[in-house]
RNA sequence: CCCGUUCCCGCGGGAGAGCGCGGCCUGGAAUGGCCGCCGCCGAAGGCGCAAUCACCCCCUGAAUCGCUCAGGCAAAAGGACUGCGGAACGAUA
Numbered sequence: 001c002c003c004g005u006u007c008c009c010g011c012g013g014g015a016g017a018g019c020g021c022g023g024c025c026u027g028g029a030a031u032g033g034c035c036g037c038c039g040c041c042g043a044a045g046g047c048g049c050a051a052u053c054a055c056c057c058c059c060u061g062a063a064u065c066g067c068u069c070a071g072g073c074a075a076a077a078g079g080a081c082u083g084c085g086g087a088a089c090g091a092u093a
Base pairs, nucleotide, nucleotide: 003090004089005088006087008086009085010084011083012082013081018038020037021036022035023034024033025032039073040072041071045069046067047066048065052062053061054060
C1' cells in the first nucleotide's frame, strides 16, 4: 500500500399498512392515558419449513420466504438491510 472479518463509533440512505370506531379518565382543549371492537402491514425481536435455495431424495439448515406471538399502520421516532470514514483483529506482498 492492498485485501478480508467483526463488533463498536461518527455521518448518510432506508419500505409497507387506519391521524379507524366505541367507552372511560386527566385536561381549557386530546392528536395524551386505559379498555374493547373491526380492518390492515412486515424490515426490530421471536417462531416455522408448505413452496424456494443449499447438485438430486431423506435429514439438516437459510433467507428480504412463510406466520403475525411481539411490533407497527399522518408526521416524528423506530427500522432489517446498506454507503462512506474511523477503530480492532487477521492475511498477503